[in-house]
Molecule: transfer RNA
Organism: archaeon
RNA sequence: GUCCCUGUAGCUUAGCGGUAGAGCAUUCGGCUGUUAACCGAAAGGUCGCAAGUUCAAAUCUUGCCGGGGACG
Numbered sequence: 001g002u003c004c005c006u007g008u009a010g011c012u013u014a015g016c017g018g019u020a021g022a023g024c025a026u027u028c029g030g031c032u033g034u035u036a037a038c039c040g041a042a043a044g045g046u047c048g049c050a051a052g053u054u055c056a057a058a059u060c061u062u063g064c065c066g067g068g069g070a071c072g
Base pairs, nucleotide, nucleotide: 001071002070003069004068005067006066007065010024011023012022013021018055026042027041028040029039030038048064049063050062051061052060
């Protein structure tokens, strides 16, 4: 330099164009003599950035940025 994969909550990740979910962690409550465990609830996302297509984009297209890989 060219090509491929990848980027979603603090972490790990799901999500076939129609309001973004889960586990762990955090907070609150229940339970318990106390803690842990367990049970219930809540909060937490400009979906890497910008543009394009579309009535509608995390999803499709293009460029850029970060990570990984192959070739030279």